[in-house]
Molecule: transfer RNA
Organism: Frankiales bacterium
RNA sequence: GCCCCCGUAGCUCAGGGGAUAGAGCGCUACCCUCCGGAGGUAGAAGCGCAGGUUCGAAUCCUGCCGGGGGCACCA
Numbered sequence: 001g002c003c004c005c006c007g008u009a010g011c012u013c014a015g016g017g018g019a020u021a022g023a024g025c026g027c028u029a030c031c032c033u034c035c036g037g038a039g040g041u042a043g044a045a046g047c048g049c050a051g052g053u054u055c056g057a058a059u060c061c062u063g064c065c066g067g068g069g070g071c072a073c074c075a
Base pairs, nucleotide, nucleotide: 001071002070003069004068005067006066007065010025011024012023013022018055027043028042029041030040031039048064049063050062051061052060
């Protein structure tokens, strides 16, 4: 340098055009309990960035950024 894959909650992952994006673990508050690190209830928290297409984009397209892999170059 070229090609491929990935980027969604603090972490690990779903969601692949249709309104207000979910799960597990973790976190916070309350309840329960002699106590809580066990159990119960509730809650907070996110689409890497910028454009484009579309009535509508996490989802499709382009560029950039970041991570992983393969190939090439290294006279």